[in-house]
Source information
A computed fold for a 72-nucleotide RNA from Phialocephala subalpina, annotated as transfer RNA. Its mean pLDDT, the model's own confidence on a scale to 100, is 83. NCBI's taxonomy places the organism under Eukaryota, Dikarya, Pezizomycotina, sordariomyceta, Phialocephala fortinii species complex. The RNAcentral record of the sequence draws on ENA.

RNA sequence: GGGCGGCUGGCCCAAUGGCAAGGCGCUUGACUUCGAAUCAAGAGAUUGUCGGUUCGAUCCCGGCGUCGCUCA
Numbered sequence: 001g002g003g004c005g006g007c008u009g010g011c012c013c014a015a016u017g018g019c020a021a022g023g024c025g026c027u028u029g030a031c032u033u034c035g036a037a038u039c040a041a042g043a044g045a046u047u048g049u050c051g052g053u054u055c056g057a058u059c060c061c062g063g064c065g066u067c068g069c070u071c072a
C1' cells in the first nucleotide's frame, strides 16, 4: 500500500428503513439482627465522526478516525 470485518449506556451484546432490546454492574425499596442471595422498581445511549440518499437512518452510500484479520 491492497482486501475484509468491528465501532451502540461503565462493561458485554441485540436490533433486515418506522418509539434502541437484553445481561452484568449502579441506585432505591422489600426481605434480614446486619450483610449476601433473592424479589420489585428506577436511572443511565445526540448508535466512533463528518457528509449524502430518504417523509423517516443503528440499518443504505461516501470520506475520515480507530481496532482487528488477511495479502504483498
Stems, first nucleotide, its partner, number of pairs: 001071007010024003018055001026042005048064005